[in-house]
Description
The RNA shown here (transfer RNA) has 72 nucleotides and comes from a Candidatus Daviesbacteria bacterium. Its Rfam family is "tRNA". The family's RNA type in Rfam is transfer RNA. The sequence was found in a public genome assembly. Model confidence (mean pLDDT): 82 of 100. The organism belongs to Candidatus Daviesiibacteriota, within Bacteria.
RNA sequence: GCGCGAGUAGUUCAGUGGUAGAAUGUCUCGUUGCCAACGAGAAGGUCGCCGGUUCGAGUCCGGUCUCGCGCU
Numbered sequence: 001g002c003g004c005g006a007g008u009a010g011u012u013c014a015g016u017g018g019u020a021g022a023a024u025g026u027c028u029c030g031u032u033g034c035c036a037a038c039g040a041g042a043a044g045g046u047c048g049c050c051g052g053u054u055c056g057a058g059u060c061c062g063g064u065c066u067c068g069c070g071c072u
Base pairs, nucleotide, nucleotide: 001071002070003069004068005067006066007065010024011023012022013021018055026042027041028040029039030038048064049063050062051061052060
């Protein structure tokens, strides 16, 4: 330099162009003599960044950054 894959909640990951989710963690409450476990609830996201297409983009297109793998 070229090709492929990945980037979404603190963490690990889902997500057919139409209200962004799960598990786990955190916080509150219940249960218990206490803890753990269990149950209920809450908070937490400019979907890596910039642009384009579209009535509408996490999703499609272009560029770019980071990480991983491969080729030269």